[in-house]
Context: one part of a larger RNA
Parts: sequence; structure tokens; C1' cells
RNA sequence: UGACGGGGGCCCGCACAAGCAGCGGAGCGUGUGGUUUAAUUCGAUGAUAAGCGAAGAACCUUACCAGGGCUUGACAUGCUUUUGUAAACCCAUGAAAAUGGGUCCUCCUUCGGGACAGAUUGCACAGAUGUUGCAUGGCUGUCGUCAGCUCGUGCCGUGAGGUGUUGGGUUAAGUCCCGCAACGAGCGCAACCCUUGUCGUUAGUUACUUUUUCUAGCGAGACUGCCUCUAACAAAGGGGAGGAAGGUGGGGACGACGUCAAGUCAUCACGGCUCUUAUGUCCUGGGCUACACACACGCUACAAUGGUCGGUACAAAGGGUUGCCAAAGAGCGAUCUGGAGCUAAUCCCAUAAAGCCGAUCUCAGUUGGAAUCGUAGGCUGAAACUCGCCUGCGUGAACGUGGAGUUGCUAGUAACCGCAGGUCAGCACACUGCGGUGAAUACGUUCCCGGGCCUUGUACA
Repeated sequence: UGACGGGGGCCCGCACAAGCAGCGGAGCGUGUGGUUUAAUUCGAUGAUAAGCGAAGAACCUUACCAGGGCUUGACAUGCUUUUGUAAACCCAUGAAAAUGGGUCCUCCUUCGGGACAGAUUGCACAGAUGUUGCAUGGCUGUCGUCAGCUCGUGCCGUGAGGUGUUGGGUUAAGUCCCGCAACGAGCGCAACCCUUGUCGUUAGUUACUUUUUCUAGCGAGACUGCCUCUAACAAAGGGGAGGAAGGUGGGGACGACGUCAAGUCAUCACGGCUCUUAUGUCCUGGGCUACACACACGCUACAAUGGUCGGUACAAAGGGUUGCCAAAGAGCGAUCUGGAGCUAAUCCCAUAAAGCCGAUCUCAGUUGGAAUCGUAGGCUGAAACUCGCCUGCGUGAACGUGGAGUUGCUAGUAACCGCAGGUCAGCACACUGCGGUGAAUACGUUCCCGGGCCUUGUACA
């Protein structure tokens, strides 16, 4: 000087408390461990791994396994040998990759050759999701959006170092004020950026239908500006007015010096090492989907604030030409037929659902609950056996609110409800957005956890 203390003081945070809804028990989904396997590819492992990389494993993907092939190679450049083929199509063999055969067959020229193209011979080389994240770049997580981390000069100290940055107040903030051997400055904080809430104005079709809504440009507006009280009459704080909004208005982006030899050599790049008829590469099939079990995160429930049936109302934000697909018709339905419109404020996806009105069920393992299984179909796709999704009929399991423990959340939030998108041929209980309905509670800081500042002790560095 730091770090640590079941030392002290001050302060903060959904940290506790006060509340609401959960998880932990059941069934299912997904991930992980373990086990199994020819293979169950690899990575991630307290917080900071485990619906994570993966915004979507039937083939492909794919890196794994078995088998069948190739060896200048699936891919790049150059030299060299030979050629005017090659590609395409057809035939045979084959599980396919591929192998063999057949058809067809360039241009310019000074005839020396050149251009172009593939194949072929040989050589340089290619190639590696092989290894090392403890050789690295880049990117990322975390402490933490916590308020800190430093520098120049000066001063103090033999020196390590200190001072500044401590003190008195104040703030969300090393925010600001006052004081002070310090005076200044930088990276952070804040502001500048995007969005949302109010108004004015301009413009506008596809929106609306005579004035607005909307869309998208410009501008105004909020600054403790005004009043009052408290305060060192400083910073600031309490209250109030006006105002759509009040003291950072709400949300986002933005992450200091550094920590964890944190994560990633499998995005990519790259040093070293290793393989080179194989650790490269092509293909068929299988596997990544196994299943006594354990954990994590979710979905659906256990019902009457409910289930079922009928009627009826109100969104936002997105996507669409290899696409979205209307009307109409067929089917109980998934879906099919159909073909209008739309490169989209025009057309389509597209009926939002909880809600409201009415009927019924009457507390039961039930008209709760849907797992599981049987069967008949539909869709995508060469192909749904391993291994997709959906529909009809039948079947109708556990589950009666969940031990110890534990998670999220302070307002348009939690909770409940649906909608859309990306990925995507198909496949969403996940993820990312969007709106609808819309609470309870916060006395307070003793305690648990994490953090900041000052101070104290130390046999620790």
C1' cells in the first nucleotide's frame, strides 16, 4: 500500500422486511449429468454451465459410427506432359458415390504458334470441426451502470509511498458547494443519440370523409425557471403554483482502470506441434432422438373467480412474389378445389383471446385433467420405420395446491390473456417483439446476500 475480520461508523440495491404470483410434489416438453451404445460428435460446469453455442439434428446440416470408394485430391494458384475435348444426354453395373461404354464435338493465325476449355501425367502444394483459449488477435460473460480509476506539476517522506481523491454538508453519481499544500487535467457519472408522453406548423395517398385520427419532416416545451419554508442563507432539500409532463418525466442504446491465466483455436483470424493412400475427401445406412435414475428451466393442471355450448365486442406490432393467399365450393375436421388481389397505410396472413350476454354442469377423480395407447385420415418432403407436425373417433393415467428449501416482481410493473416475427420444405410448451385486462405492498434498515466511502487490528501478500 492492499486484502481480510463472526472490528467500528456512514450509505445503497427486490438484499431483507411488507405483499402478489410461482418453483420444489404430478404428467409432459427441453437441456444437462450419469448409464448404455458401433456411435450416442464437440464445447459450456457455483454465482458468471444446464429452452446455453443450436434463429429450429428425418436426408442434408454433421463434426460421430459401420460399410463402400478416391489419393495433386471436394476446394485454390502456378509450372509441366498429352488432348480438342469437356459439359449435357443415353445404356450397363452399383445401396449410392462412382466405374465402363455410346452419341455429339472450339476460335484466330503471318501455319511457327496463340487464345479458350476441360481432362490427364508429374511436381510445387492443397486439406484437417486434429491439439494447445495456459502462446495469441478479435469477440463475450462477470463484479456493475457499481462510482469509481488515474495523470502532470508542486509539496511531504531516506524509501515503498502519501497528498490531490481526506474533512463538513449534499446527490442517483469523485453530483455539486464550502473548507484544506495543493493547483489543474484525463477516463468514467451526467449531457449529446433513439423511442414514448403534450402542443404548434408544413405536407400527404392507399388512411379519413370535411375535422380530426394517422403518417413523417420542422419547431416549441422542463431549466429547481417561479413562490414559500429549512439550510453556512452555499450546494441542496421539503411543500406549492402553473403545466400534457416536475425535479434523471418513462424506456432503450451506451459498460471507466481492472478482476476471474473466466469463455471461445468448433464463427473467423493466427504462432507452435501433429496427420498427409489419412486425423484429408466422396457416398449409403445408422447415430446426435438410447433410458434404472439425478438435477435445471419451462408447459398443462389439480377446477365453480371454473368447464362445456350458443351469441356478441374491442388491439398493437409484424410478415408476404420460389411468397401471402381472398370470395365461392367440398369435407365433422386437419385440409383440398379454386383462382381474385397484392412488390403492399391499397390485397392477403387475420376470426385476437381473456371480456360481456344467455344456457347447462352442482363438488365428484367429475362434463375437472389431459398423459398414454388403438384406429382412420391430412400436410410437407425423393423419402416421415428408426425420427416430423396436424385432424377425427375411441381410450381416459397421475394429479385434490405440493417437505426442507428457493425464484421473480415497486406501476401500466407483477399476474392473467392472446397476436406476430426470425429460424424454417416441414417441425416452437423455446426465443425476440407486440398489444388487451390490470393489482397488492414498502413500518423500516435489527438481521441474510452483494456493493461503495472513512477508520481500526493483523503472525496474510
Small-subunit ribosomal RNA, 3' major domain from a marine metagenome, 461 nucleotides, folded computationally. Its mean pLDDT, the model's own confidence on a scale to 100, is 84.